This is a predicted structure of an 82-nucleotide RNA (transfer RNA) from Roseospirillum parvum. The prediction has a mean pLDDT of 83. The source organism's lineage runs through Bacteria, Pseudomonadota, Alphaproteobacteria, Rhodospirillaceae and Roseospirillum. Rfam family: tRNA. Rfam describes the family as follows. Transfer RNA (tRNA) molecules are approximately 80 nucleotides in length. Rfam classes the family as a transfer RNA.
[in-house]
RNA sequence: GGGGGCGUGGCGGAACUGGUAGACGCGCUCGACUCAAAAUCGAGUGGCUUCGGCCUUGGGAGUUCGAGUCUCCCCGCCCCUA
Numbered sequence: 001g002g003g004g005g006c007g008u009g010g011c012g013g014a015a016c017u018g019g020u021a022g023a024c025g026c027g028c029u030c031g032a033c034u035c036a037a038a039a040u041c042g043a044g045u046g047g048c049u050u051c052g053g054c055c056u057u058g059g060g061a062g063u064u065c066g067a068g069u070c071u072c073c074c075c076g077c078c079c080c081u082a
Base pairs, nucleotide, nucleotide: 001081002080003079004078005077006076007075010026011025012024019065027045028044029043030042031041032040046055047054048053058074059073060072061071062070
């Protein structure tokens, strides 16, 4: 240089054929239990906010009524190849 794959909350990892983004697990917070803790159990947990809402899938643009998903450019990582 050429070809292919991947990028989603703090972390791992889902999301069917384009149709409520973040299921599920870990972690974290609060509570129960305990002398205290661990383990276990219950509830909550993306960001901003003037609490009305607004934003969010690596960055940007496009297609569409609608994009994590399709198309193009760029960035990063991995694999194959010269």